[in-house]
Context: one part of a larger RNA
RNA sequence: AGACGGGGACCCGCACAAGCGGUGGAGCAUGUGGUUUAAUUCGAAGAUACACGAAGAACCUUACCUAGGCUUGACAUUGAGAGAAUCCGCUAGAAAUAGUGGAGUGUCUAGCUUGCUAGACCUUGAAAACAGGUGCUGCACGGCUGUCGUCAGCUCGUGUCGUGAGAUGUUGGGUUAAGUCCCGCAACGAGCGCAACCCCCUUUCUUAGUUGCUAACAGGUCAUGCUGAGAACUCUAAGGAUACUGCCUCCGUAAGGAGGAGGAAGGUGGGGACGACGUCAAGUCAUCAUGGCCCUUACGCCUAGGGCUACACACGUGCUACAAUGGGGUGCACAAAGAGAAGCAAUACUGCGAAGUGGGAGCCAAUCUUCAAAACGCCUCUCAGUUCGGAUUGUAGGCUGCAACUCGCCUGCAUGAAGCUGGAAUCGCUAGUAAUCGCAAAUCAGCCAUGUUGCGGUGAAUACGUUCCCGGGUCUUGUACU
Numbered sequence: 001a002g003a004c005g006g007g008g009a010c011c012c013g014c015a016c017a018a019g020c021g022g023u024g025g026a027g028c029a030u031g032u033g034g035u036u037u038a039a040u041u042c043g044a045a046g047a048u049a050c051a052c053g054a055a056g057a058a059c060c061u062u063a064c065c066u067a068g069g070c071u072u073g074a075c076a077u078u079g080a081g082a083g084a085a086u087c088c089g090c091u092a093g094a095a096a097u098a099g100u101g102g103a104g105u106g107u108c109u110a111g112c113u114u115g116c117u118a119g120a121c122c123u124u125g126a127a128a129a130c131a132g133g134u135g136c137u138g139c140a141c142g143g144c145u146g147u148c149g150u151c152a153g154c155u156c157g158u159g160u161c162g163u164g165a166g167a168u169g170u171u172g173g174g175u176u177a178a179g180u181c182c183c184g185c186a187a188c189g190a191g192c193g194c195a196a197c198c199c200c201c202u203u204u205c206u207u208a209g210u211u212g213c214u215a216a217c218a219g220g221u222c223a224u225g226c227u228g229a230g231a232a233c234u235c236u237a238a239g240g241a242u243a244c245u246g247c248c249u250c251c252g253u254a255a256g257g258a259g260g261a262g263g264a265a266g267g268u269g270g271g272g273a274c275g276a277c278g279u280c281a282a283g284u285c286a287u288c289a290u291g292g293c294c295c296u297u298a299c300g301c302c303u304a305g306g307g308c309u310a311c312a313c314a315c316g317u318g319c320u321a322c323a324a325u326g327g328g329g330u331g332c333a334c335a336a337a338g339a340g341a342a343g344c345a346a347u348a349c350u351g352c353g354a355a356g357u358g359g360g361a362g363c364c365a366a367u368c369u370u371c372a373a374a375a376c377g378c379c380u381c382u383c384a385g386u387u388c389g390g391a392u393u394g395u396a397g398g399c400u401g402c403a404a405c406u407c408g409c410c411u412g413c414a415u416g417a418a419g420c421u422g423g424a425a426u427c428g429c430u431a432g433u434a435a436u437c438g439c440a441a442a443u444c445a446g447c448c449a450u451g452u453u454g455c456g457g458u459g460a461a462u463a464c465g466u467u468c469c470c471g472g473g474u475c476u477u478g479u480a481c482u
Stems, first nucleotide, its partner, number of pairs: 001482002003479003007476007015466002019429005026320008034311002042053002064306007073130001077129002081124003086103007106121006132295002135293003142288001143284003146280001148278001153192006159168003172183003198272004203241007213230002217228003244266001247260005322422001326381006338370003343363002348357003388419001393414007435458007
């Protein structure tokens, strides 16, 4: 100088407390461990692995296993030599592949007289250089990322002090979300962080007015901005304005604090992006890149089938429930944000339905389509393993796709399991939040999505307080630690 303390002082955080809803019990989904297996590919491991890489494992993916094959190779450059490229079959085979038959004599550029020659495209190809490796090492590395932590810290120059390591500044008194600012001070300044500058939301103005809007005027309809028209309103999207403790009162030397006015908004207005010096030899050689090592008729490559979906069990994360603040039936209303051409698909008709049909209006989209559910009104059920709950199983179908056996989703009928609120323990959340309700998108032929990322609808309770648990910051003290 640090680190640590079941030392001290001060401070903060959904850290506790106060509340609301969960997990832990049930069924299922999903990930992991274990076990099994020919293989169940690999990685991730307290917090910071476990709906994680994976924003889509039937084939492909695919890296694993079994079997059948290839050896200058599936891919790149050079390449003697041969050939039009290309298209359609047949035989063997699971295919890869091997054999064989037919059609067919190309396109471009240059020389140039039709024609020929040379080159390029493309196919084949000896030999050899080489290719290839999701093989190992993340404890050789780059890049990227998690975490402490959006915590308020981490340092430097000059000066001064100390033999020196170092100290000072950065400590102290206040204040702040903040090393934020003020005052003081052997320090004076500065840098990386904080804050602000950036984006979205909330208010308003200007400009613009179609595909969006409709107050006034007019026309028309069963009805509707439907039409003329309008530029007010809503909205859209570009540019401005607005908030600064600016004003008032009180406290304070000041920084600042408490209250108030005005205001759409008040003291960081609410969110996001943004992550200092560093820590964990943290994670990733399987995104990519890369040193070294290793394989080279195989640890490379092709193909078919299987596996990654196994199942006594254990754990994590979720979904659905156990019901009356509910289930069922019926009527009826209101979003936002996205997506759409190998696409989104209205209307009509058929089917109980998934869906199908004419293949179809419209739409490369503020134009068309996808497009709500909880809520609300009425009826019913009356506390029961039930009109709760929907697992499991049987059967009949639909869709995607060469192909749904291993191993897809959806629908109808039948079946109707556990479960009556969950032990010890444990998690999230402070406001448009929790809880609850649906919608969309990426990936994607389809989908095991109950996941993820967004979007809006309805919309709470509680916080006395900082003694205690956890984590962190500043100062100080002790130390057999460095």

A computed fold for a 482-nucleotide part of an RNA from Helicobacter pylori Hp H-10, annotated as small-subunit ribosomal RNA, 3' major domain. It matches the Rfam family "Bacterial small subunit ribosomal RNA". The coordinates come from a structure-prediction model, not an experiment, and the mean pLDDT is 82. RNAcentral holds the full RNA, with entries from ENA. The source organism's lineage runs through Bacteria, Campylobacterota, Campylobacterales, Helicobacteraceae and Helicobacter pylori.